[in-house]
Molecule: transfer RNA
Organism: Alysiella crassa
């Protein structure tokens, strides 16, 4: 320098060839217990990396950029 992949909740990851953003774990509260752990129930937590474009509608499609990883030289 060129090519490919990834970026979504604190963390690990889903989201069906565009149609209401979810799960596990962690955190907080409750039940239980002498206390705690475990178990069970519930709650909060998101500008889907940034900026544009397409569309009635974008996490998913297009363009540029940023960060990380891999490959070629």
């Nucleotide at each position: 320098a060129g090519g490919c992949c990834a970026a979504u909740a604190g963390c690990u990851c889903a989201a069906u060839u565009g149609g209401u953003a979810g799960a596990g774990u962690a955190u907080c509260g409750g039940u239980c217990u002498c206390c705690a752990a475990a178990a069970c129930c519930g709650a909060g937590g998101g500008u889907u990396g940034u900026a544009g474009g397409u569309u009635c509608g974008a996490g998913a499609c297009c363009u540029a950029c940023u960060u990380g990883g891999c490959c070629u030289g």